The RNA shown here (transfer RNA) has 72 nucleotides and comes from a Candidatus Micrarchaeota archaeon. It matches the Rfam family "tRNA". It is annotated as a transfer RNA. Taxonomically the source falls in Microcaldota (Archaea, Nanobdellati). The prediction has a mean pLDDT of 82.
[in-house]
RNA sequence: GCCCCUGUAGCUCAGUGGUAGAGCGCCUGCAUGGUAAGCAGGAGGUCUCGGGUUCAAUCCCCGACGGGGGCU
Numbered sequence: 001g002c003c004c005c006u007g008u009a010g011c012u013c014a015g016u017g018g019u020a021g022a023g024c025g026c027c028u029g030c031a032u033g034g035u036a037a038g039c040a041g042g043a044g045g046u047c048u049c050g051g052g053u054u055c056a057a058u059c060c061c062c063g064a065c066g067g068g069g070g071c072u
Stems, first nucleotide, its partner, number of pairs: 001071007010024004018055001026042005048064005
């Protein structure tokens, strides 16, 4: 330098056009003599950024940036 994959909650990931979810973690409550486990509830996201397509974009297209892999 070229090619491919990838970027979503603190972490690991799902979601693939129609107002964004799970597990773990965090907070509160229940319960216990107390702690852990358990049960119930809650907070937390400009979906990396900029354009384009569309009535509508996390999703499709182009570019930039970050991460991973391959080739020379």